Bacterial RNase P class A from a Gammaproteobacteria bacterium, 356 nucleotides, folded computationally. Rfam family: Bacterial RNase P class A. By type it is a ribozyme. Its family is annotated with dimeric ribonuclease P complex, ribonuclease P activity and tRNA processing in the Gene Ontology. Rfam describes the family as follows. Ribonuclease P (RNase P) is a ubiquitous endoribonuclease, found in archaea, bacteria and eukarya as well as chloroplasts and mitochondria. Its mean pLDDT, the model's own confidence on a scale to 100, is 77. It was read from a public genome assembly, where an Rfam model found it.
RNA sequence: AGAGUCGGCCAGGCAAUCGCGCUGUCUAAAUCCUAGACAGGGAGGAAAGUCCGGGCUCCACAGGGCAGGGUGCCAGGUAACGCCUGGGAGGCGCAAGCCUACGGCCAGUGCAACAGAAAACAUACCGCCGAUGGCCCUUCGGGGAUCAGGUAAGGUUGAAAUGGUGCGGUAAGAGCGCACCGCGCCGGUGGUAACACGCGGCGGCAGGGUAAACCCCACCCGGAGCAAGACCAAAUAGGGGAACGUCAAGUGUGGCCCGCACGGUUCCCGGGUAGGUCGCUUGAGGCAUGUGGCGACACAUGACCCAGAUGAAUGAUUGUCCACGACAGAACCCGGCUUAUCGGCCGACUCUUUUU
Numbered sequence: 001a002g003a004g005u006c007g008g009c010c011a012g013g014c015a016a017u018c019g020c021g022c023u024g025u026c027u028a029a030a031u032c033c034u035a036g037a038c039a040g041g042g043a044g045g046a047a048a049g050u051c052c053g054g055g056c057u058c059c060a061c062a063g064g065g066c067a068g069g070g071u072g073c074c075a076g077g078u079a080a081c082g083c084c085u086g087g088g089a090g091g092c093g094c095a096a097g098c099c100u101a102c103g104g105c106c107a108g109u110g111c112a113a114c115a116g117a118a119a120a121c122a123u124a125c126c127g128c129c130g131a132u133g134g135c136c137c138u139u140c141g142g143g144g145a146u147c148a149g150g151u152a153a154g155g156u157u158g159a160a161a162u163g164g165u166g167c168g169g170u171a172a173g174a175g176c177g178c179a180c181c182g183c184g185c186c187g188g189u190g191g192u193a194a195c196a197c198g199c200g201g202c203g204g205c206a207g208g209g210u211a212a213a214c215c216c217c218a219c220c221c222g223g224a225g226c227a228a229g230a231c232c233a234a235a236u237a238g239g240g241g242a243a244c245g246u247c248a249a250g251u252g253u254g255g256c257c258c259g260c261a262c263g264g265u266u267c268c269c270g271g272g273u274a275g276g277u278c279g280c281u282u283g284a285g286g287c288a289u290g291u292g293g294c295g296a297c298a299c300a301u302g303a304c305c306c307a308g309a310u311g312a313a314u315g316a317u318u319g320u321c322c323a324c325g326a327c328a329g330a331a332c333c334c335g336g337c338u339u340a341u342c343g344g345c346c347g348a349c350u351c352u353u354u355u356u
Stems, first nucleotide, its partner, number of pairs: 001352010012321007020042001022040007044327001048338002051336005056225004063258004068221005073087005088102001089100004103216002108214002110210002125155002127151003132148003135144003163181006182205001183203005188197003229278004239269006250262003285304001287302006
């Protein structure tokens, strides 16, 4: 100097004029809607998707099971999780690093086109042998070609072909035997564990793949949701009809069964209201410092309050600076994940080249 990897921060600034919403105090007004003055605060890193997990509210006092659904290496963190941190295994990268839908195919059932002999409790297309029995010839020493039979080492096909290399052995071959590697089992060492070991012993050990196929195993799971729910005011028609039922049928917040509770349930027609208040923002809160921990994070202390709209608030104009600003606006709240995204700043690490 170039090319990368990982992590963190910002999200136009400043000034002036006018305008908007909330809270507090004061004055007027008095359900609501308000007006003025002063003071203080007023959209995000994703507010987005509605994909997970909860807080909270109701069913409701709410138990058990089946079906169904979710997760899937180990150990931690957390209110909890399908999230995060650290480790293991596998894979990618020269590396810093990154990715993983990562339990089980010896419980069972499926699936693998085409090609190939053959993709299963196997097989022989081209081949090799033909020792033993058969056939032919014979100088009786043997020779020949193959049938029966043996074989899967060589070749073919395929994503994948029944462990690999070498030596011996054989009629020709084959773990048939042996050595090494591989695989399985047992033990030892290290580690909380997943797992690892250039450790030891035994065994010739043999068809593999696929579970994001059905399935098996382990663990977890009530439902609905702020349009939840509670209260106040006002108005109307405490209206009309049908079915079932009263020794109980039935009803009760995913389905079915048991239990429990209640004691009428369901449907149709018609009428009124759709206004206000609460929920609604102090919270598993952020910030600073210290301690512990590899880390996620936890604990302690300190100061701080940081939107609560409801047809929906932060906008308009001017000037100036600059990195010329993208993606984009809360609606009960929080912890995550995923997606979109202009530009700038900071830190650590890896590789290449050059110089000293």